[in-house]
Context: one part of a larger RNA
Molecule: small-subunit ribosomal RNA, 5' domain
Organism: metagenome
RNA sequence: GGAUGAACGCUGGCGGCGUGGAUAGGGCAUGCAAGUCGAACGGAACAAUUUGCGAUUACAUCAAGAAUUGUUCAGUGGCGAACGAGUUCAGUAAUACCUUGGAACGUACCCCGAAGUCGGAAAUAACUCCGCGAAAGCGGAGCUAAUGGCCGAUAGUCCCGCAAGGAUAAAGCAGUAAUGCGCUUUGGGAGCGGCCUAGGUCCUAUCAGCUAGUUGGUGAGGUAACGGCUCACCAAGGCUAUGACGGGUAGGGGGUGUGAGAGCAUGACCCCCAACGAUGGAACUGAGACACGGUCCAUACACCUACGGGUGGCUGCAGUCGAGAAUAUUCGACAAUGGGCGAAAGCCUGAUCGAGCGACGCCGCGUGCAGGAAGAAGGCCUUCGGGUUGUAAACUGCUUUUACGGGGGAGGAACGCAAGUGACUGUACCCCGAGAAUAAGGCGCUGCAAACUUCGUGCCAGCAGCCGCGGUAAUACGAAGGCGUCAAGCGUUAUCC
Numbered sequence: 001g002g003a004u005g006a007a008c009g010c011u012g013g014c015g016g017c018g019u020g021g022a023u024a025g026g027g028c029a030u031g032c033a034a035g036u037c038g039a040a041c042g043g044a045a046c047a048a049u050u051u052g053c054g055a056u057u058a059c060a061u062c063a064a065g066a067a068u069u070g071u072u073c074a075g076u077g078g079c080g081a082a083c084g085a086g087u088u089c090a091g092u093a094a095u096a097c098c099u100u101g102g103a104a105c106g107u108a109c110c111c112c113g114a115a116g117u118c119g120g121a122a123a124u125a126a127c128u129c130c131g132c133g134a135a136a137g138c139g140g141a142g143c144u145a146a147u148g149g150c151c152g153a154u155a156g157u158c159c160c161g162c163a164a165g166g167a168u169a170a171a172g173c174a175g176u177a178a179u180g181c182g183c184u185u186u187g188g189g190a191g192c193g194g195c196c197u198a199g200g201u202c203c204u205a206u207c208a209g210c211u212a213g214u215u216g217g218u219g220a221g222g223u224a225a226c227g228g229c230u231c232a233c234c235a236a237g238g239c240u241a242u243g244a245c246g247g248g249u250a251g252g253g254g255g256u257g258u259g260a261g262a263g264c265a266u267g268a269c270c271c272c273c274a275a276c277g278a279u280g281g282a283a284c285u286g287a288g289a290c291a292c293g294g295u296c297c298a299u300a301c302a303c304c305u306a307c308g309g310g311u312g313g314c315u316g317c318a319g320u321c322g323a324g325a326a327u328a329u330u331c332g333a334c335a336a337u338g339g340g341c342g343a344a345a346g347c348c349u350g351a352u353c354g355a356g357c358g359a360c361g362c363c364g365c366g367u368g369c370a371g372g373a374a375g376a377a378g379g380c381c382u383u384c385g386g387g388u389u390g391u392a393a394a395c396u397g398c399u400u401u402u403a404c405g406g407g408g409g410a411g412g413a414a415c416g417c418a419a420g421u422g423a424c425u426g427u428a429c430c431c432c433g434a435g436a437a438u439a440a441g442g443c444g445c446u447g448c449a450a451a452c453u454u455c456g457u458g459c460c461a462g463c464a465g466c467c468g469c470g471g472u473a474a475u476a477c478g479a480a481g482g483c484g485u486c487a488a489g490c491g492u493u494a495u496c497c
Stems, first nucleotide, its partner, number of pairs: 001497004006493005013365006019358002026321003030318003035079003040076002043073009054062003086276003097200003101196002105193003110189008118152003127142006159166002172181003202248003209239003214236008251273004255266004278299005301312004329355001331354003337351001338349004368398004378389004404433005412424001414421002441486005447466002452481005462469002
């Protein structure tokens, strides 16, 4: 000199774009953050229309029940919930990451191709009834549906087998229909994922030996898949000064900072990968998890309780307490982009888009411009002559960026059958108006290092990055005037180059 997710002190006009819990992975009140589909299914409630056993009957009205349509609701079922979002510190020095090569694998939704979609029986929630419990919730009996589950048929393909042969599937819904969407089996693709491999990846030898599933083989089991992955048996191997083993520290990379570069330091925000979800362990479901807002067990903590028993997990968005030098709103909207579900309308979306707060950072703009005295007043200094503040002010003329007031006013927007629909927002921007009006400070002045006098103080009070200043004329302390330098900032502290 440059840099920072900064903090502190003094000061503070505006805008744009960024950015903001680095400490206690400490504890959390409250609300929201993952639902959706009635075109898979049986019901319940309500409304409308039609019909209607009947009742009163002059018209007509009421009405048990039935049908259709619509809306809403819990339940069964499907898909999603493994994405998205968070935290990088907790762990991890290699099961991670980066670069390279590979073979023994999987893949829901999506795309291309082939074939099929036949027959049957049983159950269960909802519902009704009964019961237990303070609650959370649970039990029993009875009834019913399906794109839920099961049995049978068929089997090109697929699987097992050298072959013969064996074995394995399906579901319907909407529509008057055409047809569409599905379902089953299978081949290929895309994207994604699992696995192996070589090289690279901090400090420490005051860590020198480490290792029994250990190293290899045979066989078996297991897995989507190779493999000591697991097991039985056999052999005695395997690693290590090219640093094994141990200890400490640490998420890795793209990048970022600095530097002419080599390098050194670093890994906030954004992107990719990995790990984690109070702590520890486990599996279930599923194409996919050993699963943040799923389940079970244990532990700690907290809450409710009728003391029998239950409930919870903000490292989601806000917010709160705590600790701290220190880090924001319990905001708006799904209008756009994207995601889930749905045939669609649409619903959900604290992802996202926006607004709010903070000079935390970068960038831009402004706080006026011109004229104006041998030079007002005041301040300061003075050798008392004057000098300086200083064209600075006053005064005259001009301008109106910006702020303020008024008027106009996009784009982002495309989507939807249509009606219609912008959170931001009456925002950006444009025009008009009045008026210099609404806007300057911080630090420094002995040398390094740009900038000096007076007074006060008297080794005191104090300053200080280093050398050092202060003990009666201090350009070094404090104040004033003047000056220097940056400027909506300026200084200090901390850290890196």